A computed fold for a 502-nucleotide part of an RNA from an uncultured bacterium, annotated as small-subunit ribosomal RNA, 5' domain.
The RNAcentral record of the full RNA draws on ENA and SILVA.

Context: one part of a larger RNA
RNA sequence: GGACGAACGCUGGCGGCGUGCCUAACACAUGCAAGUCGAACGGAGUUGUUUCUUCUUUGAUAACUUAUUGUGUAACGGGUGAGUAACGCUUAAUAAACCUGCCUUUCCCUGGGGGACAACGGUUGAAAACGACUGCUAAUACCGCAUAAUGUUAUUUGGGGGCAUCCCCCAAUAACCAAAGAUUUAUUGAUAAAAGAUGGUCUCGCGUCUUAUUACCUUGUUGGCGGGGUAACGGCCCACCAAGGCCACGAUCACCAACCAGUCUGAGAGGAUGAACGGCCACGUUGGGACUGAUAUACAGCCCAAACUCCCACGAGACGCCACAGUGGGGAAUAUUGGGCAAUGGGGGAAACCCUGACACACCAUCACCCCGUGAAGGAAGAAGGCCUUCGAGUGUGUAAUCUUCUUUUCCCAGAGGAGCAUAAUGACGGUCCCUGGAGAAAAAGCAACGGCUAACUACGUGCCAGCAGCCGCGGUAAUACGUAGGUUGCAAGCGUUUUCC
Numbered sequence: 001g002g003a004c005g006a007a008c009g010c011u012g013g014c015g016g017c018g019u020g021c022c023u024a025a026c027a028c029a030u031g032c033a034a035g036u037c038g039a040a041c042g043g044a045g046u047u048g049u050u051u052c053u054u055c056u057u058u059g060a061u062a063a064c065u066u067a068u069u070g071u072g073u074a075a076c077g078g079g080u081g082a083g084u085a086a087c088g089c090u091u092a093a094u095a096a097a098c099c100u101g102c103c104u105u106u107c108c109c110u111g112g113g114g115g116a117c118a119a120c121g122g123u124u125g126a127a128a129a130c131g132a133c134u135g136c137u138a139a140u141a142c143c144g145c146a147u148a149a150u151g152u153u154a155u156u157u158g159g160g161g162g163c164a165u166c167c168c169c170c171a172a173u174a175a176c177c178a179a180a181g182a183u184u185u186a187u188u189g190a191u192a193a194a195a196g197a198u199g200g201u202c203u204c205g206c207g208u209c210u211u212a213u214u215a216c217c218u219u220g221u222u223g224g225c226g227g228g229g230u231a232a233c234g235g236c237c238c239a240c241c242a243a244g245g246c247c248a249c250g251a252u253c254a255c256c257a258a259c260c261a262g263u264c265u266g267a268g269a270g271g272a273u274g275a276a277c278g279g280c281c282a283c284g285u286u287g288g289g290a291c292u293g294a295u296a297u298a299c300a301g302c303c304c305a306a307a308c309u310c311c312c313a314c315g316a317g318a319c320g321c322c323a324c325a326g327u328g329g330g331g332a333a334u335a336u337u338g339g340g341c342a343a344u345g346g347g348g349g350a351a352a353c354c355c356u357g358a359c360a361c362a363c364c365a366u367c368a369c370c371c372c373g374u375g376a377a378g379g380a381a382g383a384a385g386g387c388c389u390u391c392g393a394g395u396g397u398g399u400a401a402u403c404u405u406c407u408u409u410u411c412c413c414a415g416a417g418g419a420g421c422a423u424a425a426u427g428a429c430g431g432u433c434c435c436u437g438g439a440g441a442a443a444a445a446g447c448a449a450c451g452g453c454u455a456a457c458u459a460c461g462u463g464c465c466a467g468c469a470g471c472c473g474c475g476g477u478a479a480u481a482c483g484u485a486g487g488u489u490g491c492a493a494g495c496g497u498u499u500u501c502c
Stems, first nucleotide, its partner, number of pairs: 001502003006498005013372001015370002018367001019365002021330001026328003030325002037070001040069001043066008079283003088208002091205001093203001095201001098200002103196004111145001113143002120135006151176006158169004181188003210254001217245002221243004226238003259279002262273004285306005309318002336362001338361001340359001344358001345356004375406004385397001388394001410443001412438004446491005451472003457486005467474002
């Protein structure tokens, strides 16, 4: 000198754009953050029309609402960085050991049955959370049967190829495996198969902090054989067999830490860093576990254990803000319990539409960056004042002010305004930006320094005191170094100090 997610002191006009718990992964009141489909299903309710009526019922029908059953979703999006020195990440490969819902393309099929369980009715337990028994019922819920190939498994023949295990193609035989309908009749869905795309999983080469005042570490440990398990390879797991494996090219232990694209700095080489934005990983009060599912060992799912908190009729229960706001606490320190789904995107739905604290907006903060303004021109009686003074009709403040003539960016008042974000329609922001008119210099300058480094000096006060200080150093009676004043210098809506990095 540059930089900052900064803080502190003094000061403070506007706008744009970004950023904002770095500390306690501390504890959390309240609200909200994941719902949707009635064109899957049986009921129930409301309103309307209508029929039978015989006076308010029954049936039919249309629209709407919906607890339950059911499908798909909830594994995304959003947060945090505790753990992790690891194939976690980065880069380059590999799977001839792999899986892939929704989407796209192609193709086959959609036949015929069955038994339940909710809701509902009845009985009943409990303080609550929530149940128990019994009876009825539907489905795209559940379960058999039929059909069956370019599917799976087994056997067999032939051909081709390679990268070790092996892989591909053609064919034959046998066994096994599927489905679901809905409606407004035009669609949409369901099943099997083959490809693609997307997403994921495994393996591996190089790289990835400090310490030897850590030198040995290891028994599923290293390998084999055979099994189990998995989507799949593998000590992943198991039985048996062998005795191996890593290591001064730093094993093991310990400390610290998420990683990267990037960011800051530097001429570069490097050094430091990993906020915001993007990619990947891990986590969801702590520890463990599986279930469902194409995908989870699942933040707002389940089970167990633990600690905390809450409720209780003491028998038993409930909870998880490292989502968005917000509270307490900690701290030098970090915002609103805001409005909107208008846009972009996501989930569901045939659609209308519903949901969306993602997102897009507004609010707060001089926290950072950028633009603008605080007036312009003229004007010497070089006024007064305060300051200095050699005391002079002196110097400087200083064209500065007063005054004259202008201007109106911002600000203020009023009007108009749907241009753009968005168009077929839909605007939260917002009567915002922009535009027009009016008034009036009006409402808008501070901070630090002035001994040298380092741009800028005098007076008074103080008297090694009070104090200053980044380094050298200053102050003990003439202090350009302390304090105040006048002046000057620098930067400017900021200025200065401090922290950390280069």
It matches the Rfam family "Bacterial small subunit ribosomal RNA".
The coordinates come from a structure-prediction model, not an experiment, and the mean pLDDT is 83.